[in-house]
RNA sequence: UCUUAUCAAGAGAGGUGGAGGGAGACGGCCCGAUGAAACCCGGCAACCCGACAGUGAUGUCAUGGUGCCAAUUCCGACAGAGCGAUCUGUAAGAUAAGG
Numbered sequence: 001u002c003u004u005a006u007c008a009a010g011a012g013a014g015g016u017g018g019a020g021g022g023a024g025a026c027g028g029c030c031c032g033a034u035g036a037a038a039c040c041c042g043g044c045a046a047c048c049c050g051a052c053a054g055u056g057a058u059g060u061c062a063u064g065g066u067g068c069c070a071a072u073u074c075c076g077a078c079a080g081a082g083c084g085a086u087c088u089g090u091a092a093g094a095u096a097a098g099g
Stems, first nucleotide, its partner, number of pairs: 001099007012041001014040003020031003026076003042069003047065002050061004073092001078089004
């Protein structure tokens, strides 16, 4: 960088740590000394490997490879529908598997 799939569910009142954080830019809106980031422990999930059941579709498990654990991917930006609340699609992004 390309392809495919998914993104409305789920996850601690623990320890260290000390001021920032919610991907980045812009506009919002939030979280944070009742303790941010980060690390450890813990947990969630089930994409891949694996095990088991099944003719199969698929289901169950969760030792391994990742991922994740405020708010829909926190919301918006582009296009369309609607008087409007709002809805749909795309873009961008994230994650997984493959090239």
Notes: The prediction has a mean pLDDT of 82. SAM riboswitch aptamer (S box leader) from a soil metagenome, 99 nucleotides, folded computationally. Rfam family: SAM riboswitch aptamer (S box leader). About the family: The SAM riboswitch is found upstream of a number of genes which code for proteins involved in methionine or cysteine biosynthesis in Gram-positive bacteria. Rfam links the family to the GO term regulation of gene expression. RNAcentral holds the sequence, with entries from MGnify.